[in-house]
RNA sequence: AGAGUUUGAUCCUGGCUCAGGAUGAACGCUGGCGGCGUGCUUAACACAUGCAAGUCGAACGAAGCACUUUAUUUUUUUUCCUUCGGGAUUGAUUCUUUUGUGACUGAGUGGCGGACGGGUGAUUAACUCGUGGGUAACCUGCCUUGUGCAGGGGGAUAACAGAUGGAAACGGCUGCUAAUACCGCAUAAGCGCAAAGCAUCGCAUGAUGCACUGUGAAAAACUCCGGUGGCAUAAGAUGGACCCGCGUUGGAUUAGCUAGAUGGUGAGGUAACGGCCCACCACGGCAACGAUCCGUAGCCGAGCUGAAAUGGUGACCAGACACAUUGGGACUAACACACGGCCACAACUCCUACGGGAGGUAUCAGUGGGGAAUAAUGCUCAUGGGGCGAAACCCUGAUGCAGAAACACCGCGUGAGCGAAGAAGUAUUUCUUGAUGUAAAGCACUAUCAACACGCAAGAUAAUGACGGUACCUGACUAAAAAGCACCGACUAAAUACCUGCCAGCAGCCGCGGUAAUACGUAUGGAGUAAGUGUUAUCCUGAUUUACUGGGUGUGGAGGGAGCGCAGGCGGUGCAAUAAGUCUGAUGUGAAAGUGCACUGCUCAACCCCCGUACUGUCUUGGAUACUGUCGUACUAGACUGUCGGAGGGGUAAGCUGAAUUCCUAGUGUAGCGGGCAAAGGCGUAGAUAUUAGGAGGAACACCCAUGGGAAGGGCGCAUUACUGGCACGAUAAACUUACGCUGAGGCUCGAAAGCGUGGGGAGCGAACAGGAUUAGAUACCCUCGUAGUCCACGCCGUAAACGAUGAAUACUAGGUGUUGGGAAGCAUUACUUCUCGCUGCCGUCGCAAACACAGUAAGUAUUCCACCUCGGGAGUACGUUCGCAAGAAUGAAACUCAAAGGAAUUGACGGGGACCCGCACAAGCGGCGGAGCAUGUGGUUUAAUUCGAAGCAACGCGAAGAACCUUAUCCAUUCUCGACAUCCUUCUGUCCGGUAAUUAGUCGUACCUUCUCUUUGGAGCAGGAGUGACAGGUGGUGCAUGGUUGUGGUCAGCUCGUGUCGUGAGAUGUUGGGUUAAGUCCCGCAACGAGCGCAACCCUUAUCUUUUGUAGCCAGCGGUCCGGCCGGGCACUCUACAGAGACUGCCAGGGAUAACCUGGAGGAAGGCGGGGAGGACGUCAAAUCAUCAUGCCCCUUAUGAUUUGGGCUACACACGUGCUCCAAUGGCGUAAACAAAGGGAAGCGAGAGGGUGACGUGGAGCAAAUCCCAAAAACAACGUCCCAGUUCGGACUGCAGUCUGCAACCCGCCUACACGAAGUUGGAAUCGCUAGUAAUCGCGGAUCAGAAUGCCGCGGUGAAUACGUUCCCGGGUCUUGCACACACCGCCCGUCA
Repeated sequence: AGAGUUUGAUCCUGGCUCAGGAUGAACGCUGGCGGCGUGCUUAACACAUGCAAGUCGAACGAAGCACUUUAUUUUUUUUCCUUCGGGAUUGAUUCUUUUGUGACUGAGUGGCGGACGGGUGAUUAACUCGUGGGUAACCUGCCUUGUGCAGGGGGAUAACAGAUGGAAACGGCUGCUAAUACCGCAUAAGCGCAAAGCAUCGCAUGAUGCACUGUGAAAAACUCCGGUGGCAUAAGAUGGACCCGCGUUGGAUUAGCUAGAUGGUGAGGUAACGGCCCACCACGGCAACGAUCCGUAGCCGAGCUGAAAUGGUGACCAGACACAUUGGGACUAACACACGGCCACAACUCCUACGGGAGGUAUCAGUGGGGAAUAAUGCUCAUGGGGCGAAACCCUGAUGCAGAAACACCGCGUGAGCGAAGAAGUAUUUCUUGAUGUAAAGCACUAUCAACACGCAAGAUAAUGACGGUACCUGACUAAAAAGCACCGACUAAAUACCUGCCAGCAGCCGCGGUAAUACGUAUGGAGUAAGUGUUAUCCUGAUUUACUGGGUGUGGAGGGAGCGCAGGCGGUGCAAUAAGUCUGAUGUGAAAGUGCACUGCUCAACCCCCGUACUGUCUUGGAUACUGUCGUACUAGACUGUCGGAGGGGUAAGCUGAAUUCCUAGUGUAGCGGGCAAAGGCGUAGAUAUUAGGAGGAACACCCAUGGGAAGGGCGCAUUACUGGCACGAUAAACUUACGCUGAGGCUCGAAAGCGUGGGGAGCGAACAGGAUUAGAUACCCUCGUAGUCCACGCCGUAAACGAUGAAUACUAGGUGUUGGGAAGCAUUACUUCUCGCUGCCGUCGCAAACACAGUAAGUAUUCCACCUCGGGAGUACGUUCGCAAGAAUGAAACUCAAAGGAAUUGACGGGGACCCGCACAAGCGGCGGAGCAUGUGGUUUAAUUCGAAGCAACGCGAAGAACCUUAUCCAUUCUCGACAUCCUUCUGUCCGGUAAUUAGUCGUACCUUCUCUUUGGAGCAGGAGUGACAGGUGGUGCAUGGUUGUGGUCAGCUCGUGUCGUGAGAUGUUGGGUUAAGUCCCGCAACGAGCGCAACCCUUAUCUUUUGUAGCCAGCGGUCCGGCCGGGCACUCUACAGAGACUGCCAGGGAUAACCUGGAGGAAGGCGGGGAGGACGUCAAAUCAUCAUGCCCCUUAUGAUUUGGGCUACACACGUGCUCCAAUGGCGUAAACAAAGGGAAGCGAGAGGGUGACGUGGAGCAAAUCCCAAAAACAACGUCCCAGUUCGGACUGCAGUCUGCAACCCGCCUACACGAAGUUGGAAUCGCUAGUAAUCGCGGAUCAGAAUGCCGCGGUGAAUACGUUCCCGGGUCUUGCACACACCGCCCGUCA
């Protein structure tokens, strides 16, 4: 950075699609490790269970516990003394009681905290958020600093106790008690409030300070004696509240909204301003710079993309906001209208003894549900933080960790070296290789990771470590445990085989698949990426495809039908001022994180840390003043105006003119008129049409009339009058105003035709309707009538291809030539020339444009303003709204669908477009076909089979130059299976060829006869039998897989190339033009100059002559003769066949351009290509042929091959093509008798002779041919006969008898003789051939072939008619034009129906 896709190709417009990046993703296949992050986007759906907000005994009372202490009680003991009664002493245990200490427990009073932290994004279009300001209109617990103070009293209440209600939750009653709980009083440095005063300051309301008077309100104690706490006040810090400027989504198919609404006064309320609330008063306020209403949405730092501008997003992290089941309310507090507080309503769930109660996971886990989809009912307060406390401590699902998940990013690994017998396998193959591939195996190595075993951190500054079996290090150990996914037609890197056969399937777009799929599926190979890879979804890019940067509107989508004009936007010249825009400097701000640049720490990276920059923004302020704005003052070039001259179908109104049509009346006059391609309906003897005269009425104005005039556009045309608008130029010895201008959303006005309403009018024309034609039909075109309408007045409608498909205005930018209006100068003055200002045309340079084209009347160069466009269809449709009497107009979508739709130009093909030209194309002629019979081919039908192919011209007497068997490919039946035919291998035999016999439908098979060659004697060759497998074989399929060959257009004159030039390009030019030709043949001209394949010529034949040759040909002259060129002889002639000559517009005249060439003439055998043949350009028809041959692939292999007998290809209601013979007298028949050319001949032609009525037979002279034979030419000519008939025409069909060929003539041959004697009396529509030795007519020969032509290929004989001409039919060529065709008019395409 681009690419694919509209076309036969091209350029453009224009959409669709792809390649890139990204994600809180999901799904498919696959999955080794680690680090670091992330994770309900859906149901703000419902929630079991546990936890998430407590703490303070140094505020307080009471209870329990332990110890201690005071006194008392109970009982058991110790020691000593004893009078044995007791005394002194000791101390276990128990009861009651006093004091103190200690931690702890749960509840209560009290304090602080539950307004933080955590979650979610439902609401919200808003001062919610962002940014920057303001508060002289405010509050602030804990914290910090300063100042001052704490005197003395009082009454209660929970806890507790008692009885008591209730299922419970939870209470009520009586009694006792404490405080840092509660309430008065005292005190007042200072503070608040009220009144009036002074000073300073402020943009204003006002603020601050000072002095005076009056008035009001405080406090709590605890202590371990170190302190801590309390009250008031002034500051600070922090946090909050309110107000304002700017910014913050879509819809006008939402245009008007608003009643506390806007403002004022006065009360109330608040921390505070305020309609915040209330009473009264006024009637305001907002809105096209988008109010109101509706839809959608949490906002931002930022993250994605992009070159940027933009665009789209709002997960994690961070800031502010809102919310806590729904909606409402307040209480407490420094702060709430409060997620884990309260009250009541509602929905839902749960408990209940039915009376009543309880609850709120959008905290962390977890459950159900929804969904394509998102995790554990984990560990810990170790760290930093938060709450309480003096503190120890306690609490903390905040936080810190770890778990599961490839969800994202980053890193690492799955080994590395040597190793060619290039192994095996796989797949391919031209069968030899080549690929996988040094890849594997093998050899010798290494250890990141994993697994095993020691050691062992930082995080902690004394103690305290969840993480933690941590990171990290070391050792030993084994190549072991670790590669997939999608792709390979183009875009897009990478191809082959098989399978399938428009099926199965693929596909992002174009598209692929119908029997050789690089596109489906599989395999092999390859290219890509890699623990991932593809798909899907979404966003940006590419897309300059909404264009600010950076687009357009003549024809592609797009200029409003035209004008006036409010708002808005833009705006001439000089000077001065100002500083809003603009430019510039500076301060502040623009949170942190993030991005970018460098650095640091984890081995690197991701990740993390640090520092500055940046954050393109914004507030304030200093400065500059060119430009824009504003203000002031001048000006005249823009614009406007006055006076005088001008042109004009400009407009409105009124009456008016002549020609024409129609109608009425009257006259003349008679049978038609009218209409059309032709007709008919219509009118007319009741007198039309025609014609004459008179009259009526309506509409429109010939000539003049001109791409001429006026008008904004629609539009305007006899002439006159009245009223009236606009305009160009010039004069006014330079008159007036002085920027008054341009554009113009809404708005207003005008606006063809048709249509609508009311009332007139109505000649002609004329939707509808009717009739007649045309036609397959004809609701049309044509004809005859004819209503609305067309006309007038008034009122609607408001649209047109309302077009120059080109909005308005201004300025600038080569020329040339017309027309029209005004003016000036020159001058040779009815005029001409030059210049100038307007309107209106044409050509053209620059430039522009995709091209066409435009080009001073721009589509050029610039500026201003408005309107409009953003793929095609759906659709200018639906709904809504406005307008309208209606018709309808204006505004104006979506679902769905498609990959195009479109513009300009190019080359072809085509046209019932044009011009020119040619052709037996028509015309002019001659003869046919179509009618009959037969022959032959085809279709159809039939059949066991009627083998196959050919199908408009260009299949159909075609393949087939010849089907009785064979041919033969077909059918019925028989037989064979390495085969009828080829090669190779093994083995046996000796043949092969030929003959005989029986058998058979026949082949086959069997038997017999005959019976190898060479040789080094080993064997070899050849042939046959048997066997084996490779193979043979196929007229089986595909001519749409092919080669070769052929047809066709067409013997038409075309088809191309090189270089140059033109064009953005496809392409053009050349090859077009003027002539000419059979011809792109030649000449001339020309941005072309040359060349090639075609044309022509060279080749063959024919027409004339010459040289040469002279047998088998010939015979003029000479001789002979059996009278036959037979012989001698000759080669002169004919002829033969080799070489030459000849014809070239060469000569003359005229025409033409002094050309090419044409016309005529001379000479010549032949004259303008002399006649004929061969020869067929580039390409077209998927033309024909796989059955001539060759051949890829597919198919059959005891058969789709091979063999044999018989049948069939020869069928027969019918249809068509091509021929023969005819219908007769230009003839038939008979008799006698002339004249060719070209061919063929040995398994052949076959003479003469004689036989037969004949076909033919017998026999065999001659001839491998200029010698002999086929072989008779026929028509013609001569004579005779027939006399217009179904005949002496015609010969089909049939009968009988024969001939020939052949193994064989039934199906199924030809011929002969006799007999039979059909149709047919010249052929409908239609159609074919032929232009001179041609048509027509007459016979002859040949190929094929045993036999079998009316066909085919050749040959000669006789031998015409006509062509004015190119209008028409058909075909072709060149140029041009149109085109929505390109498979190319047998195209494309519209509607209806299925």
This is a predicted structure of a 1394-nucleotide RNA (small-subunit ribosomal RNA) from an uncultured bacterium. Rfam family: Bacterial small subunit ribosomal RNA. Rfam links the family to the GO terms structural constituent of ribosome and ribosome.